[in-house]
């Protein structure tokens, strides 16, 4: 020789199903009959589309990201890789304390670069319908990947 940064927030995604929506069948009312609302009963249909996440123990729940749609991806009950707290470990020239950031492929942030399924199109098949399976094409974001940028405090050593 130095002199730190730090704060919050949007209810699904994995199961399930007693609410609610819809569908068929029966019965009742309303119409002169069909149809058609409208109530019962019964059986069913639907209820989030992929990406991406688990060092350990405890606790706690509306746990990350887009895509579709613009109506129910609506309510609901369990779980759940998130958060928090603590142990351990990584990285911040070495070591120790404290801190911040992670979780072993063990900073964040910023830059760049890369991937998907449903939806919607077509096309087969199942069901009386609700809907339900499959096949083909397209298109994100964050994780992630890079010979870029970028990174503490004090004490000791170490190095100028």
């Nucleotide at each position: 020789c130095g002199g730190a940064a730090u704060g919050a927030a949007c209810a699904a995604g994995c199961g399930c199903c007693a609410g609610g929506a819809c569908u068929u069948g029966c019965c009742g009312c309303a119409u002169g009959g069909g149809g058609u609302g409208c109530g019962g009963c019964a059986a069913g249909u639907u209820g989030a589309c992929g990406a991406g996440g688990u060092u350990g123990g405890g606790g706690u729940u509306g746990a990350u990201c887009g895509a579709a749609a613009g109506a129910u991806u609506c309510g609901g009950c369990g779980g759940g890789u998130g958060c928090c707290c603590c142990a351990c470990g990584g990285c911040u020239g070495g070591c120790c304390a404290c801190g911040g950031c992670c979780g072993u492929a063990a900073a964040a942030g910023c830059g760049c670069c890369a991937c998907a399924a449903a939806a919607c199109c077509u096309c087969c098949g199942g069901g009386u319908g609700a809907c339900c399976g499959g096949a083909g094409a397209a298109c994100a974001a964050a994780u992630g990947g890079c010979a870029g940028c970028g990174g503490g405090u004090g004490g000791c050593c170490c190095g100028g």
Predicted 3D model of a 160-nucleotide RNA (glmS glucosamine-6-phosphate activated ribozyme aptamer) from a Candidatus Fermentithermobacillaceae bacterium.
Rfam family: glmS glucosamine-6-phosphate activated ribozyme aptamer. Gene Ontology terms of the family: catalytic activity and regulation of gene expression. Rfam's curators write: This entry contains a glucosamine-6-phosphate activated ribozyme that is found in the mRNA for GlmS. GlmS is an enzyme that uses fructose-6-phosphate and glutamine to generate glucosamine-6-phosphate. The ribozyme catalyses self cleavage of the glmS mRNA that is thought to regulate GlmS activity. The family's RNA type in Rfam is riboswitch.
Model confidence (mean pLDDT): 76 of 100.
Of the family's consensus pairs, 86% are formed in the model.